Transfer RNA from a Patescibacteria group bacterium, 71 nucleotides, folded computationally.
RNAcentral holds the sequence, with entries from ENA.
C1' cells in the first nucleotide's frame, strides 16, 4: 500500500431499524456481636464525524484504534 473483522457501562456478554438487557465491580441500607455470605436500592455505556429513514448500536460513507491475512 491492498483486504477483512472488531470498537456497547470500570470489566465480560446481549440487544438483526421503535426510546439499550444483564453479570461482576463501586457506593448505600437491612440481616449478623464483628467479617463473609445473602437481599433490596442507586450511579457509571452505543469510538468519532457525516448520509438514508417518521425513527440509526444496527444500514450506507469517511476518519480513528486494535487484530488478522497478501505484497
Nucleotide at each position: 500500500g491492498c483486504g477483512g473483522g472488531u470498537g456497547u457501562a470500570a470489566u465480560u456478554u446481549a440487544a438483526u431499524g421503535g426510546u439499550a438487557a444483564a453479570a461482576u465491580a463501586u457506593c448505600u441500607c437491612u440481616u449478623u456481636u464483628c467479617c463473609a455470605a445473602a437481599g433490596a436500592g442507586a450511579u457509571u455505556a452505543c469510538a468519532g464525524g457525516a448520509g438514508u429513514u417518521c425513527g440509526a448500536u444496527u444500514c450506507u460513507c469517511c476518519u480513528u484504534a486494535c487484530c488478522c491475512g497478501c505484497u
Notes:
Rfam family: tRNA. Rfam describes the family as follows. Transfer RNA (tRNA) molecules are approximately 80 nucleotides in length. Rfam classes the family as a transfer RNA.